[in-house]
Context: one part of a larger RNA
RNA sequence: CCUGCACCUAGACAUAAAGAACCUAUGAAGCUUCAUAGUUCCCUGGGAUUGGCUUUGGGCCUUUCCUGCGUAUCAUAGGUGGAAGGCGAAGAAUGCUUCCUUUCGGGGGGGGCCAAUCCAUCAGUGAGAUACCACUCUGGAAGGGCUAGAAUUCUAACCUUGUGUCAGGACCUACGAACCAAGGGACAGUGUCAGGUAGAUAGUUUUUAUGGGGCUUAGUACUUACAAAAUGUAACGGAGGUGUGCAAAGGUUUCCUCGGGCCAGACGGAGAUUGGCUCUCGUGUGCAAAGGCAAAAGGGAGCUUGACUACUAGACCGACCUGUCGAGCAGGGCAAAAAGUUGGCCUUAGUAAUCUAACGGUGCCGAGUGGAAGGGACAUCGCUCCAUGGAUAAAAGUUACUCUAGGGAUAACAGGUUGAUCUUCCCUAAGAGCUUAUAUCGACGGAAAGGUUUUGCACCUCGAUGUCGGCUCUUCGCCACCUGGGGCUGUAGUAUGUUCUAAGGGUUGGGUUGUUCUCCUAUUAAAGCGGUACAUCAGCUUGGUUCAGAAUGUCGUGAGAUAGUUCGGUCCAUAUCCGGUGUGGA
Repeated sequence: CCUGCACCUAGACAUAAAGAACCUAUGAAGCUUCAUAGUUCCCUGGGAUUGGCUUUGGGCCUUUCCUGCGUAUCAUAGGUGGAAGGCGAAGAAUGCUUCCUUUCGGGGGGGGCCAAUCCAUCAGUGAGAUACCACUCUGGAAGGGCUAGAAUUCUAACCUUGUGUCAGGACCUACGAACCAAGGGACAGUGUCAGGUAGAUAGUUUUUAUGGGGCUUAGUACUUACAAAAUGUAACGGAGGUGUGCAAAGGUUUCCUCGGGCCAGACGGAGAUUGGCUCUCGUGUGCAAAGGCAAAAGGGAGCUUGACUACUAGACCGACCUGUCGAGCAGGGCAAAAAGUUGGCCUUAGUAAUCUAACGGUGCCGAGUGGAAGGGACAUCGCUCCAUGGAUAAAAGUUACUCUAGGGAUAACAGGUUGAUCUUCCCUAAGAGCUUAUAUCGACGGAAAGGUUUUGCACCUCGAUGUCGGCUCUUCGCCACCUGGGGCUGUAGUAUGUUCUAAGGGUUGGGUUGUUCUCCUAUUAAAGCGGUACAUCAGCUUGGUUCAGAAUGUCGUGAGAUAGUUCGGUCCAUAUCCGGUGUGGA
C1' cells in the first nucleotide's frame, strides 16, 4: 500500500413522515353566541269545519217623555226662530191625598171631591221675556231595531269509550263494518292566514396594509419640508389641518389704510379714545399651511343677483374613469357717465361611479291603429357605500379536537450579518491619594478589539437542521483561578496590591430548585472564564417547556383564552459510505 472480520456512532445539514409549531388561502370542518338572513317545534289571534235557546251588558240609530235655579225679577229664564193669541164640560184654577226628584226653595206624574175660568201680550226687572208651536244642546228614563263581547246551558255536527247487539250462499279469530249505549261537545282536533318566539336545526360571513402574525394605528382628498435649483418621487418617516362656511364673506362703482415704537394729552394705568414723529407691510384674509396681496386680493358705503341660458377655439394634467384653465360668438341682464368688468368667493381641501327609488317640465318612442302604461333625453334629489374605483339590500367569534394546499416569499431553535446593548483594553487627565495626576483609584470626553448577553435584519433550511437542563466522553482559546519565573510599589518581614511572561498539569464533596444561574454548607494550592449547532438525543435520561384528560385564580354572555399555577402523559431504527477502536490475511 491492498483486502477482511468484530465493535462504536462524530459526519454524510444521514433514514422515516409534501412540518403537527408560524404565516398565507377572498381553502375546509367542529363548536359558540345579544353576528346575518332562513326553517321547524311552541305560543297567541282571525276566519272555515260550526249549530240552537237563554241571561248579562258596551256602542250606534230611532220613537215618546222629562231635566236645566248666579244677581235682579211674581219666579227654577238651557239656546235659537216663529208667534198675538192659546188651553178648557173629552173638566181650567185653588184646596185634599199619593208617587218620583231636589241644592230643601221648589219641579214633574197619578187618583178622587169641587165646577168655569186660567195663561200670555201689556207693565216691571234683566245681558236676554215668558202663553203656544218648531228645531236643537246637557243629563236621564221607558219602548223598538242593528251589532262587537262575556257567561251558563242544550244536542244534532265533531271527538272518545264499550265486557253491548248483530254474523248476510261457507267461515269469522279480529284492535273489523253497521247499529246501539255511555261520556264529552260547538270546545277539542284538522287544514288555512297573520303576529311572536328556542343555536333546537341548517347555510354562510367574520377586511387590507403591516420590517412574521396578533395588540395598536392607518385606509379619501388638502398644505409643507424631506425632494438632491424644471416636473415627478417612497417609508407604521417629520409637522398640521378636511368631510364646511357665506344671500353676503358674491357682482359692480366709489372711498379709505393696517400694525408696531417714541412723545404729548382729565379721570386713563402696559393696554380704551385724541394729536404729532418714525419703521414700511411686520396687520388683515371665515378655517390648516404654503404661495400671494397696500389708491389691494385688506377695511367701509351705494345699487344689485353674472352664485346666468345655448355653446366653445385652444391648452394643462395623464393607464383608464375622473380633474383643471379658458379667449371668443349669440341671447337677455346687474352696477357704472363711459371705457372696461361680471359664467360665485385671494388660490390650493370641504368629496362619491353604476344600478335603483323619487320629484319637475318635455316639440322624443308608444309591440296592428288611436290612446294609455312604460321608457328616453333634460333639470334635480336620496349613500361616515369614511375599508372613501363603492364585492351583498342583508353578516360576529372560537379551535390545545382539528384538517388540506402551500411558503424558508414569513416567525420560534441554530448558523450568517451588524455590533445599538454587552465584555475587554487603550488615549487624555479634572480629582482622590497629608505633600505628589499616573504605587493605587480615576470623572467628563475620545479611539479600538472581541463576537460569550439582550436586541435589530430575515440571507440557507418549513417534500423537517429534534428544543432546556443533567449524565457520558472530546477538543480548542487565553482576556491566568492554582502551580513556575520577573518588574513596580504608598515592597521592613509575613500577607497583600498592580503589572509582564507562561496554556505543561490541575481546577472538590454535599443541601434546596427541572433548572443553567443563584444561595447555603464543609474542604482545598485552586474550587478560572469562554468557544466547540447556547459541543454532544441514528449515545442515555425525559424533571421542565410544548398535543390530546382534569382542576384552580383571572378574563369572556359563550365556545374558549391565559411567557399564571397544579396532577398525568408512547423518545423508533438490523450502520451503505466516511470516520474511529481492536484484531487478522497477503
A computed fold for a 586-nucleotide part of an RNA from Capsicum baccatum, annotated as large-subunit ribosomal RNA, domain V. The RNAcentral record of the full RNA draws on SILVA. Rfam family: Bacterial large subunit ribosomal RNA. Model confidence (mean pLDDT): 82 of 100.